[in-house]
Context: one part of a larger RNA
RNA sequence: UGACGGGGACCCGCACAAGCGGUGGAGCAUGUGGUUUAAUUCGAAGCAACGCGAAGAACCUUACCAAGUCUUGACAUCCCAAUGACGCACCUGUAAAGAGGUGUUCCCUUCGGGGCAUUGGAGACAGGUGGUGCAUGGUUGUCGUCAGCUCGUGUCGUGAGAUGUUGGGUUAAGUCCCGCAACGAGCGCAACCCUUAUUCUUAGUAGCCAGCAGGUGAAGCUGGGCACUCUAAGGAGACUGCCGGGGAUAACCCGGAGGAAGGCGGGGAUGACGUCAAAUCAUCAUGCCCCUUAUGAUUUGGGCUACACACGUGCUACAAUGGCGUAAACAAAGGGAAGCGAGACAGUGAUGUGGAGCAAAUCCCAGAAAUAACGUCUCAGUUCGGAUUGUAGUCUGCAACUCGACUACAUGAAGCUGGAAUCGCUAGUAAUCGCGAAUCAGCAUGUCGCGGUGAAUACGUUCCCGGGUCU
Numbered sequence: 001u002g003a004c005g006g007g008g009a010c011c012c013g014c015a016c017a018a019g020c021g022g023u024g025g026a027g028c029a030u031g032u033g034g035u036u037u038a039a040u041u042c043g044a045a046g047c048a049a050c051g052c053g054a055a056g057a058a059c060c061u062u063a064c065c066a067a068g069u070c071u072u073g074a075c076a077u078c079c080c081a082a083u084g085a086c087g088c089a090c091c092u093g094u095a096a097a098g099a100g101g102u103g104u105u106c107c108c109u110u111c112g113g114g115g116c117a118u119u120g121g122a123g124a125c126a127g128g129u130g131g132u133g134c135a136u137g138g139u140u141g142u143c144g145u146c147a148g149c150u151c152g153u154g155u156c157g158u159g160a161g162a163u164g165u166u167g168g169g170u171u172a173a174g175u176c177c178c179g180c181a182a183c184g185a186g187c188g189c190a191a192c193c194c195u196u197a198u199u200c201u202u203a204g205u206a207g208c209c210a211g212c213a214g215g216u217g218a219a220g221c222u223g224g225g226c227a228c229u230c231u232a233a234g235g236a237g238a239c240u241g242c243c244g245g246g247g248a249u250a251a252c253c254c255g256g257a258g259g260a261a262g263g264c265g266g267g268g269a270u271g272a273c274g275u276c277a278a279a280u281c282a283u284c285a286u287g288c289c290c291c292u293u294a295u296g297a298u299u300u301g302g303g304c305u306a307c308a309c310a311c312g313u314g315c316u317a318c319a320a321u322g323g324c325g326u327a328a329a330c331a332a333a334g335g336g337a338a339g340c341g342a343g344a345c346a347g348u349g350a351u352g353u354g355g356a357g358c359a360a361a362u363c364c365c366a367g368a369a370a371u372a373a374c375g376u377c378u379c380a381g382u383u384c385g386g387a388u389u390g391u392a393g394u395c396u397g398c399a400a401c402u403c404g405a406c407u408a409c410a411u412g413a414a415g416c417u418g419g420a421a422u423c424g425c426u427a428g429u430a431a432u433c434g435c436g437a438a439u440c441a442g443c444a445u446g447u448c449g450c451g452g453u454g455a456a457u458a459c460g461u462u463c464c465c466g467g468g469u470c471u
Stems, first nucleotide, its partner, number of pairs: 007471007015461002019425005026316008034307002042053002064302007073125001077124002079121006087104006106115003127291002130289003136285002138280003141276001143274001148187006154163003167178003193268004198236007207226002212223003239262001242256005318418001322377005328371001334365003339358002344353003384415001389410007431453007
């Protein structure tokens, strides 16, 4: 000077408390450990590994295993020779690839040649998801969006260092005010950026009968119009600006007015100096080491999907604030051309036939669902719950046996609210309800978004955890 203390003082945070809903018990999904295996590829390991890398393992992916093949190589550059091709089609053979055969088949030219491609040969080399993240770059997590971390000059101290940055107030904030041997400055804070909440102007291939006319089984469907909604560009608006009180006449705090919004309005992006030899050599790059007829390359099949068990994260439930049936209502945000696919028809259904329209505010995906209304069930392992299993199918795809999703009928398990313990959340939040997208041929209970309905509670800081300042 730091760090630490079951030392002290002050302050903060869903940290506790006050509440609401979960996990831990059940079934299933998914990840991990363990075990098994020819292989179950590798990495991630308290918080900060475990629905993580993986925004999607049937083949491919794929790195693993078994078997079959290749050795200048699947990929790059250079040299020599040969050929005119390469490619495509067919045949033999194979599990497939490798291998062998048949047919067809280049360009420019000053005719000397040149270009290009393939094959063969020689070696320089290629190649490595092999090792080391404790040799590294880059990127990332975390403390933590916590309020801190420093510097110049000056001053003090023999010096390490101190001061500034401490103190009195205040703030979300080292935010600001006052004081002070300090005076200034930098990286952080805040603001500038995006979005949302109000309004104005401009503009109308979506919106409106608002006002007029036509028109329909219905319909902005048509003429017509941009008033409203909306869309998207530019402005306005919030600044403690105004009033009262408190405060030190300060910073600021409390209350009020006006206002769509009030004291940082809500949300996002933004992550200081540093910590953890934190993570990643398997995104990529890269030093060194290692392999070089193999630790490289290729093909088929298998595996990553195993299963006495243990843990994490989720989904569905255990029901009446509910289940089922009937017929009604209201979104937002997205995606669409090897695509989205309407109306119509067939099928109980998954889906099929067919193809209108749409490179999309125009057409399509597209039916929102919880909700409200009516009916039924009457507390039961049930009209709860849906695992598991059987049969028959649909779709994608060379191919659904290992190992896809979905449909119909039948089957109908555990489960009656969950021990110790433990997690999330302070408002359009929790809880609950559905919708979309990326990945993607197909496959979502995951992830990332979108809107609908919409609470309870916070006395307070004694205690648990973490953090900050002074001592």